[in-house]
RNA sequence: GAUUUAUAAAGAAGCGGGGAGAGAUCAGGCUCUGUGAACCGCUGGCAACCUACCACAUGGCAAGGUGCUAACUCCUGCCUAAAUACAUUUAGGAACUAUAAAUC
Numbered sequence: 001g002a003u004u005u006a007u008a009a010a011g012a013a014g015c016g017g018g019g020a021g022a023g024a025u026c027a028g029g030c031u032c033u034g035u036g037a038a039c040c041g042c043u044g045g046c047a048a049c050c051u052a053c054c055a056c057a058u059g060g061c062a063a064g065g066u067g068c069u070a071a072c073u074c075c076u077g078c079c080u081a082a083a084u085a086c087a088u089u090u091a092g093g094a095a096c097u098a099u100a101a102a103u104c
Base pairs, nucleotide, nucleotide: 001104002103003102004101005100006099007098008097013043014042015041016040017039021032022031023030026077027076028075029074044069045068046067049065050064051063053060054059078093079092080091081090082089083088
C1' cells in the first nucleotide's frame, strides 16, 4: 500500500518547545486559533479492537500491542423516502475518511 470484517451521536488535558495556521482531500458552510494553530516532547487521562489474566453468559480487568484525548467522521455534497413556508428540514442508505483485527 491492497482486500475483508467491525466500529464511528459516548468518553478523555496539563506542562514545555514551537510561532501561524488548523479542522483528511476538493467545493460550500461553520468553527477553533497570538487568552498561542499545525507540529514535537513529557506527564496524565479515555476507550476496550488484539494479546494476557479472572469468570465462563453476553461479562470483568487495564498489564502488554495499537488507537484516541474541540465541535456526530464538525456539517453538507450521491441515492431513496417524508414534510414543506419552495428557502429548506428530517429520516434511512451509499461513497469517502479514520481506527482496529486478519490476510496478501